[in-house]
Context: one part of a larger RNA
RNA sequence: GGCGUGUGGGGGAUGUCUUGGCGCCAGGAGGCGAUGAAGGGCGUGGAAGACUGCGAUAAGCCCGGGGGAGUUGUCAAACGAGUGUUGAUCCCGGGAUCCCUGAAUUACCGUGCAUCUGAAUCCAUAGGUGCACGGAGGCGAACGGGGGGAACUGAAACAUCUCAGUACCCCUAGGAAAAGAAAGCAAAAGCGACUCCGUCAGUAGCGGCGAGCGAACGCGGAAUAGCCCAAACCGCGAGGGCUUGUCCUUGCGGGGUUGUAGGGCCGGUGUUUAGAAUGCGAGUUACCUUAGCAGAACGCUUCUGGAAAGUCGGACCAGAGCGGGUGACAGUCCCGUAUGCGACAAGAGAAAGCGGACGAUCCGGUACCUGAGUAGGACUCGGCCACGUGAAAGUCGAGACUGAAUCUGCGAGGACCAUCUCGCAAGGCUAAGUACUCCCUGGCGACCGAUAGUGAACCAGUAGGGCGAGCGAAAGAUGGGAAGAACCCCUGCAAGGGGAGGAUACGUGAACCUGAAACCACAUGCUU
Numbered sequence: 001g002g003c004g005u006g007u008g009g010g011g012g013a014u015g016u017c018u019u020g021g022c023g024c025c026a027g028g029a030g031g032c033g034a035u036g037a038a039g040g041g042c043g044u045g046g047a048a049g050a051c052u053g054c055g056a057u058a059a060g061c062c063c064g065g066g067g068g069a070g071u072u073g074u075c076a077a078a079c080g081a082g083u084g085u086u087g088a089u090c091c092c093g094g095g096a097u098c099c100c101u102g103a104a105u106u107a108c109c110g111u112g113c114a115u116c117u118g119a120a121u122c123c124a125u126a127g128g129u130g131c132a133c134g135g136a137g138g139c140g141a142a143c144g145g146g147g148g149g150a151a152c153u154g155a156a157a158c159a160u161c162u163c164a165g166u167a168c169c170c171c172u173a174g175g176a177a178a179a180g181a182a183a184g185c186a187a188a189a190g191c192g193a194c195u196c197c198g199u200c201a202g203u204a205g206c207g208g209c210g211a212g213c214g215a216a217c218g219c220g221g222a223a224u225a226g227c228c229c230a231a232a233c234c235g236c237g238a239g240g241g242c243u244u245g246u247c248c249u250u251g252c253g254g255g256g257u258u259g260u261a262g263g264g265c266c267g268g269u270g271u272u273u274a275g276a277a278u279g280c281g282a283g284u285u286a287c288c289u290u291a292g293c294a295g296a297a298c299g300c301u302u303c304u305g306g307a308a309a310g311u312c313g314g315a316c317c318a319g320a321g322c323g324g325g326u327g328a329c330a331g332u333c334c335c336g337u338a339u340g341c342g343a344c345a346a347g348a349g350a351a352a353g354c355g356g357a358c359g360a361u362c363c364g365g366u367a368c369c370u371g372a373g374u375a376g377g378a379c380u381c382g383g384c385c386a387c388g389u390g391a392a393a394g395u396c397g398a399g400a401c402u403g404a405a406u407c408u409g410c411g412a413g414g415a416c417c418a419u420c421u422c423g424c425a426a427g428g429c430u431a432a433g434u435a436c437u438c439c440c441u442g443g444c445g446a447c448c449g450a451u452a453g454u455g456a457a458c459c460a461g462u463a464g465g466g467c468g469a470g471c472g473a474a475a476g477a478u479g480g481g482a483a484g485a486a487c488c489c490c491u492g493c494a495a496g497g498g499g500a501g502g503a504u505a506c507g508u509g510a511a512c513c514u515g516a517a518a519c520c521a522c523a524u525g526c527u528u
Stems, first nucleotide, its partner, number of pairs: 001527009015513001016477002020448002022445007029437002031139002039101003042055003046079001049075003061095006070083003108135007116128002143174001144172005154161001158208001184191002195222005205213002226429003229371001233254010259407001261370003264366005272360001275358001279354002288347003292341003298314001300313001303310001315332002317321001323335003376402002379399006387414001409424005464471001484512001487499004
């Protein structure tokens, strides 16, 4: 020097643990804001800092309820000064206070008023100003509707195409939104608003017929709900035209609302019974939410141990042997659990019942009405439909141009025509089933267990970095209990260590559970 072994140091892997996360289910809530929000700044304690709470009435004030012995939040112990069975602290509900900011507003919009003011423009008017009343604004996780709208990428390049009407931007609404009661589908049989799910089906199709894109009908389910106008006609009011008794315009009321057409008007017929919204009941007395309450059974015993819940032996409860804690593993020690109760106040919120807007006849005649610059057409050009211009219907739009019919009518059935069938556009409203989860409550997990799980188990969107948009960590565990090591010794009144003592513990010593490896030291065996 090498190899091995041992004892230590070093280091923080591993094991165990969990305060924190992740995912899902059910229920709730689905908004807050000019009565000033969300978010911040600065304050506020006997006490310096930070967190939490609160706001110059400042870890709080008042009232009601609950509760029942301590208490003045936490890091964080002590001291000081208090407070409480005349019921505190604490929990729930209501109220008061609530600095400076922030939409932040002394602004903006609408209506009304005013003996005010006042343009072009002399008068006036517009406008301004002031006051009153009312309104909006901003924030918020996703979900909805609408207006705009990429590229990377794929096509093994790339241009149509794809990614994708995605990402993103803007407007805007609600607890859901949107859609919605057939000018619909279908096919010789029929269905009967919309929405969502399963299937149909990777089918029919579309497609540099490439890559790819990709239905519908029908069927099975969830949930079910249907209505109101415009017009004809009648009445009333107002205004206008002129031939002065009619016409036109307009407002209100009645009437009326559909496709086996319906309605009006005229003439007959019929005359009272189903159904039924808003409403009242009632913001209520039920039920629920926001504090809580009661709640069985060994104070048994042997052994080990620091400690019994372990072990031995015996007993008990159970509508409760879910779970957690307690010095190791507890149905019977504690909190709970099953079960049964509970509200002054606030919130949310029915039903029964009452009531009854509305609402249903038939026959015949008449041909008055049934949504017009609309439907449709053609030109140029687009969008959506699974459908890329195609034989391209359907649907929506831009530009300029045309332009119907009126029920003997009109539209559709994928060019177009006929037959046939289905429907009735050019007005509107409409729960439920569906989507989502910033948030609250409860529960669950062949989810994680500190390099995992949220970025964040810990004072984390912190420290730090960046001009900024924005980026963004590391960091958990003494012990049953601080019993956190009095006193002595070495040393520099250091760090560190040695004794002693406590814990009936091998130190578990704060760089603290366990304590792997690398690496280092010492001792030793073998070997050179």